[in-house]
RNA sequence: AAUGAAAAAGCCAAACCUCCCGUGAGGGAGGGACGGAAAGCGUUGGCUCUUCCAUUGAAGAGUGCCAGGCUGCCAUAA
Repeated sequence: AAUGAAAAAGCCAAACCUCCCGUGAGGGAGGGACGGAAAGCGUUGGCUCUUCCAUUGAAGAGUGCCAGGCUGCCAUAA
C1' cells in the first nucleotide's frame, strides 16, 4: 500500500420512548439496540426533503441515501 473482521482491545448507535431547540425538514441530551470495518470528519458532486416565493429562484436539512475526499484501531489468521 492492499485486503479483511477470524481473533483481541475497543468504538458507534437504527426504530422507538422522554425532555429541550427549530415554522419545518431535522438537531441536541438521556434511555434503547436494528445494524455498522470507517455508521469517524466533511455537503465536494449528485439525490431526497423543508421553508419562503406567482414563477425563475433563494435560504436551509439529511454523511446510517449514493459517489468522491481526508484521517484512524487491530490483523495478515480463517
Molecule: c-di-GMP-I-GGC riboswitch aptamer
Organism: Sulfurovum sp.